RNAcentral holds the sequence, with entries from ENA. Predicted 3D model of a 73-nucleotide RNA (transfer RNA) from a Dehalococcoidia bacterium. Rfam family: tRNA. Gene Ontology term of the family: triplet codon-amino acid adaptor activity. By type it is a transfer RNA. NCBI's taxonomy places the organism under Bacteria, Bacillati, Chloroflexota, Dehalococcoidia. The prediction has a mean pLDDT of 81.

RNA sequence: GCCCCCGUACCUCAGUGGACAGAGGAGAGGAUUCGUAAUCCUCAGGUCGCAGGUUCAAGUCCUGCCGGGGGUA
Numbered sequence: 001g002c003c004c005c006c007g008u009a010c011c012u013c014a015g016u017g018g019a020c021a022g023a024g025g026a027g028a029g030g031a032u033u034c035g036u037a038a039u040c041c042u043c044a045g046g047u048c049g050c051a052g053g054u055u056c057a058a059g060u061c062c063u064g065c066c067g068g069g070g071g072u073a
C1' cells in the first nucleotide's frame, strides 16, 4: 500500500430504515443492618468517531477521512 472487522453512556456491549436510543457493571441518593458487605428501589450520565450523501424518515444504507484490531507482500 491493499483486503476484512470494529467505533453507541466512565467501562463491557445490545439496538428490522420509523417507539422517548437501551442493558449490565461502575457513580450518586435512599431502604435494609448496631455497622460493613450483599440485596432491593430511585436518579444522573449520549452532538451514536468526524464530514458529506440517499431517504418522508439514518445509530442502521452509500462515500471520504480519523482511530483500534486482524490478514497479506
Base pairs, nucleotide, nucleotide: 001072002071003070004069005068006067007066010025011024012023013022018056027043028042029041030040031039049065050064051063052062053061